[in-house]
Molecule: transfer RNA
Organism: Candidatus Buchananbacteria bacterium
RNA sequence: GCCCCCAUAGUUCAACGGAUAGAACAAGAGACUCCUAAGCUCUAGAUCUUGGUUCAAUUCCAAGUGGGGGCG
Numbered sequence: 001g002c003c004c005c006c007a008u009a010g011u012u013c014a015a016c017g018g019a020u021a022g023a024a025c026a027a028g029a030g031a032c033u034c035c036u037a038a039g040c041u042c043u044a045g046a047u048c049u050u051g052g053u054u055c056a057a058u059u060c061c062a063a064g065u066g067g068g069g070g071c072g
Stems, first nucleotide, its partner, number of pairs: 001071007010025004018055001027043004048064005
């Protein structure tokens, strides 16, 4: 330098172009307990950036950024 793949809560992952973007773990609160933990109930929390297509984009397209892999 060229090619391919990936990018969503703090972490690991879901999500036919139309759902309130979902779950587990983690975090906070409550109840329980002599106290703590576990288990139980509740709460908050995310679509890498900028454009484009579309009535509608996490999803499709382009460029960029970051990460991984291959070739030279």